Context: one part of a larger RNA
RNA sequence: CACCGCCCGUCAAGCCACGAAAGCGGGGGGCGCCUAAAGUCGCCGAGCUAACCUUCGGGAAGCAGGUGCCUAGGGCGAACUCCGUGAUUGGGACUAAGUCGUAACAAGGUAGCCGUAGGGGAACCUGCGGCUGGAUCACCUCCUU
Repeated sequence: CACCGCCCGUCAAGCCACGAAAGCGGGGGGCGCCUAAAGUCGCCGAGCUAACCUUCGGGAAGCAGGUGCCUAGGGCGAACUCCGUGAUUGGGACUAAGUCGUAACAAGGUAGCCGUAGGGGAACCUGCGGCUGGAUCACCUCCUU
C1' cells in the first nucleotide's frame, strides 16, 4: 500500500552546531623608541704598582677609576595574528500525532518550468521574454499490431 494518495512554505515548541556583532579578556612572533646590570673590546687614565730596561730622574707594561660601542632584562607605543567570551541577531539540520492555508504531482482544477522585475502572512501571485521536461483537438509524414 497507490487520490480517503502524495506533498510545499510561514508561524509556534524543543534540541544541536555554525555565522555576524558594539565590545571585553588572554596568548604568539616580530617592529620602533627609552632605559642599560654583568662582560669582552676600544679610548682616556693627574691616583697606584714586585719581576723587564735604566744615565736611578724615569721609561715600558699593568692596576684602580672614568668613558664609548654591543647587549640580557625592564618600560612605553602602534600594528599583525590566534584563541576564548559577548547583549543582540541570521539562516541551517533534526524532532509519531501543534497553527494557517493548498503551491507542486492528473490538463492538479489558472499547464508547468527557466530568466528577469514588481507585489504578497506563507506556500506563492502578476508582467515581459523563453523552453517542452505539457495534456487535449485537427491535419500531414511514418512505425508497430

This is a predicted structure of a 145-nucleotide part of an RNA (small-subunit ribosomal RNA, 3' minor domain) from an uncultured prokaryote. The RNAcentral record of the full RNA draws on ENA.